[in-house]
Context: one part of a larger RNA
Molecule: large-subunit ribosomal RNA, domain VI
Organism: Acidimicrobiia bacterium
RNA sequence: CGUAGGAGACUUGAGAGGAGCUGUCCCUAGUACGAGAGGACCGGGACGGACGCAGCUCUCGUGUGCCAGUUGUUCCGCCAGGAGCACGGCUGGUUGGCGACCUGCGGAAAGGAUAAGCGCUGAAAGCAUCUAAGCGCGAAGCCCGCCUCGAGACGAGGUCUCCCACCGGGUUAACCGGGUAAGGCCCCUGGUAGACGACCAGGUUGAUAGGCCGGAGGUGUACGCAGGGUGACCUGUUCAGCCGACCGGUACUAAUCGGCCGAGGG
Repeated sequence: CGUAGGAGACUUGAGAGGAGCUGUCCCUAGUACGAGAGGACCGGGACGGACGCAGCUCUCGUGUGCCAGUUGUUCCGCCAGGAGCACGGCUGGUUGGCGACCUGCGGAAAGGAUAAGCGCUGAAAGCAUCUAAGCGCGAAGCCCGCCUCGAGACGAGGUCUCCCACCGGGUUAACCGGGUAAGGCCCCUGGUAGACGACCAGGUUGAUAGGCCGGAGGUGUACGCAGGGUGACCUGUUCAGCCGACCGGUACUAAUCGGCCGAGGG
């Protein structure tokens, strides 16, 4: 910009893409077959590999403003207690998130038309013949079925709901200009989204983010004081103290106030 007024939702599915793999074992059955050795078709079941999609309950990994321990050094006057630097100084653990080594699921089944192939009926050609007329089976392949996208599918589709027929110019017609409606955007707070746009949740008639409060969870028992010990240190207060993202609550802070676009139809 188009989709024959302007919007907000929900859809149909032309078409496009994805997927399509496979092993071992068991039952049938030591049956059919075979002198034996050996050993099935058909049908049913179990467990896997690789690959793919999704997820974070479990397990593991990561964790750079979480907690603790600890070495050297500098500083906070000193002690004590801390802070900075040394690869995040090093070491042990670790919430959310992200991930796989973890977890769940998938390939299909069913149906249709077929290939090679196997047949029925059957002439030409009194026989024979799957073929010439006709009919039936038959593949991981084809169509459909499963998943995703999808009406710019210009063949531009459909359904529901909302807004209404304004003002000026104009050959009263197209059209041009203007203010609005439903609605949308700008702007702002953000994240389940994300390179940016976009998408999604919100903007005081408000829990969107921060703060605060509670909870979960992580560290693992703080400082200070008291008691014990010559001391290193131990014990009590103390399942303490501290604490990112998680789950809730609460308008304390910030989303203020506003601006712009947007129909009048054959």